A computed fold for a 165-nucleotide RNA from Paenibacillus foliorum, annotated as FMN riboswitch aptamer (RFN element). The sequence is in RNAcentral, with records from Rfam. Its mean pLDDT, the model's own confidence on a scale to 100, is 79. It matches the Rfam family "FMN riboswitch aptamer (RFN element)". Rfam describes the family as follows. The RFN element is a highly conserved domain that is found frequently in the 5'-untranslated regions of prokaryotic mRNAs that encode for flavin mononucleotide (FMN) biosynthesis and transport proteins.

């Protein structure tokens, strides 16, 4: 240093103003927000080399650190399926390593939302400008922003331990 196993901690933001109405943070007008990993030409810094120069500033190249996408590539929560695994319960009679039903957890699978345009450039759905668009389920006057499942789960991140290489 990478791999495997285990442990600990961390791990989602946002309705402010106005209108209508008996009633809306749910409708309408304006507002506000953007999980995790990857990619990435952005930005800032460091080192080395070169150019210019009296020198410095500056410019270029290489290496490197941090950083850069809600809409790209994956992925998580929610929901659905399961003939797989485990556990619990129920029914039946031929009482069994039985058949059937139902539930929970895990694994596996599925579903799941959204970007154009101008500029620069060798190269950008990532940079800069502009204008768009999207956002599980349940509740409730129709919800990305309220309440609830959830003091849950979680992609993953950081740190630590052990093993063998």
């Nucleotide at each position: 240093g990478a791999u495997u196993u285990c442990c600990u901690u961390c791990g989602g933001g946002g309705c402010g103003g106005g209108g209508u109405g008996c009633a809306a943070u749910u409708c309408c007008c304006c507002a506000c927000c953007g999980g995790c990993g990857g990619u990435g030409a952005u930005a800032c810094g460091a080192a080395g080399c070169g150019c210019u120069c009296u020198a410095g500033c500056g410019c270029g190249c290489u290496u490197u650190g941090u950083u850069c996408a809600g809409u790209c590539c994956g992925u998580g929560a929610c929901c659905c399926g399961u003939u797989c695994u485990g556990c619990a319960g129920c029914u039946u009679c031929u009482u069994g390593u039985a058949a059937g039903c139902c539930g929970c957890a895990g694994g596996c699978g599925g579903u799941g939302g959204a970007c154009u345009u101008g500029g620069u450039g060798a190269a950008a759905u990532u940079c800069c400008g502009a204008g768009a668009c999207c956002g599980a389920c349940a509740g409730u006057a129709u919800a990305g922003u309220c309440u609830g499942g959830a003091u849950g789960g979680g992609a993953g991140a950081a740190g630590g331990a052990a093993a063998a290489c």